[in-house]
RNA sequence: AGUUUUGAUAGAGGUUGCGUAUUUCAUGAGUAGGCGGCUGGAUGUAUCCGGGUACAGGAGAAGGCUGGUGAAAGGGAAACACGCCGAAAGGUGCAGUACCUGGGGCUGUAUACUUGGGCAUAGGGCGAACAGCCAUAUGACUGUCAUCAGAGGUUGAUGAGGAGCUAUCUGAAAA
Numbered sequence: 001a002g003u004u005u006u007g008a009u010a011g012a013g014g015u016u017g018c019g020u021a022u023u024u025c026a027u028g029a030g031u032a033g034g035c036g037g038c039u040g041g042a043u044g045u046a047u048c049c050g051g052g053u054a055c056a057g058g059a060g061a062a063g064g065c066u067g068g069u070g071a072a073a074g075g076g077a078a079a080c081a082c083g084c085c086g087a088a089a090g091g092u093g094c095a096g097u098a099c100c101u102g103g104g105g106c107u108g109u110a111u112a113c114u115u116g117g118g119c120a121u122a123g124g125g126c127g128a129a130c131a132g133c134c135a136u137a138u139g140a141c142u143g144u145c146a147u148c149a150g151a152g153g154u155u156g157a158u159g160a161g162g163a164g165c166u167a168u169c170u171g172a173a174a175a
Stems, first nucleotide, its partner, number of pairs: 003173003007169005014085001017084004022079004033069001035067005043056004048103005088115003091111007116142002119139004124134003144160006
């Protein structure tokens, strides 16, 4: 000087990297809801579906037409701020949740189970939606590392996977 390895610190991938909050705008929607009239004639509401229970209902339920009135949430776009680079997302387990219960949805938490990153396409799921999101598959692009070939400061091919990669420091081991 170099190799392997433990721990710590700091970084890179993108100008569409990831996530959160606030404000504004559009959509949701002239929809849901409630009020009135006509019709209708036995079911309806409490949660999206099923079951139960409770309540309402021939003193007229559901539904339909009509008059006037009339939202909201989630999701989206922009601006700004913050936290970051397994950022984060999904799967699974547990807990909570609008009468009880099963499923679903939502929230929280645990988990080295999966995913390097964004994009496009396909069908599937969520969603009011042709927006968007989720998982899977395919495709090219992109970032890192390894090997090979070339090159002369970079190109191509193959492969790997974030517990990774780069840089620095520290401890240990062998020769």

The RNA shown here (Lysine riboswitch aptamer) has 175 nucleotides and comes from Marvinbryantia formatexigens. Of the family's consensus pairs, 98% are formed in the model. The prediction has a mean pLDDT of 80. It matches the Rfam family "Lysine riboswitch aptamer". The family has 47 seed sequences and 3,224 matches in Rfam 15.1.